[in-house]
RNA sequence: ACUCGAAAAAGGCAAAUUCGGUGAAAACCGAAGACGCCAAGUUAUGGGCCUAAAACCUUGCAAAAGGUAAUGGUUGCCAGGCUACCGAA
Numbered sequence: 001a002c003u004c005g006a007a008a009a010a011g012g013c014a015a016a017u018u019c020g021g022u023g024a025a026a027a028c029c030g031a032a033g034a035c036g037c038c039a040a041g042u043u044a045u046g047g048g049c050c051u052a053a054a055a056c057c058u059u060g061c062a063a064a065a066g067g068u069a070a071u072g073g074u075u076g077c078c079a080g081g082c083u084a085c086c087g088a089a
Stems, first nucleotide, its partner, number of pairs: 004087002011038003017032006035076001041082003045079003048074003055068005
């Protein structure tokens, strides 16, 4: 240095839920809280998954209803990229 990862040390993150806020929604942000994690740091690049405001299509006199589909999300779904703490076997 690479690989690897401990019934070690240091350090860090924070699911569900509750409250407040943003958003059409999915979801996100802050506080409380810890199910878990050790790259649960970062990046939507590939696949997966979630949502469907605008748009388009269908029905309808209309109001509205149904459908399609990311340009919206998710890295705590899996890969890939970039970077990083510690050091037993």